This is a predicted structure of a 71-nucleotide RNA (transfer RNA) from a Candidatus Pacearchaeota archaeon.
Its Rfam family is "tRNA". Rfam links the family to the GO term triplet codon-amino acid adaptor activity. By type it is a transfer RNA.
[in-house]
RNA sequence: GCGCCAUUAGUUAAGUGGUAGAACGUAUCGUUGCCAACGAUAAGACGGGAGUUCGAUUCUCCCAUGGCGCA
Numbered sequence: 001g002c003g004c005c006a007u008u009a010g011u012u013a014a015g016u017g018g019u020a021g022a023a024c025g026u027a028u029c030g031u032u033g034c035c036a037a038c039g040a041u042a043a044g045a046c047g048g049g050a051g052u053u054c055g056a057u058u059c060u061c062c063c064a065u066g067g068c069g070c071a
Base pairs, nucleotide, nucleotide: 001070002069003068004067005066006065007064010024011023012022018054026042027041028040029039030038047063048062049061050060051059
């Protein structure tokens, strides 16, 4: 330098044109003499930009970061 793959919540991770779901963790409440465990509730995310589309996390392009391969 070229190609391929990945990027979604604090962490892990599903989804794939129309509503983003889960586990752990976090907060509050309950329970308990206290902690843990358990139960209830809540907050929290589509890497950045542009394009296509009635509508984009999803499709296309560019950029960024990480990984793999070739030279």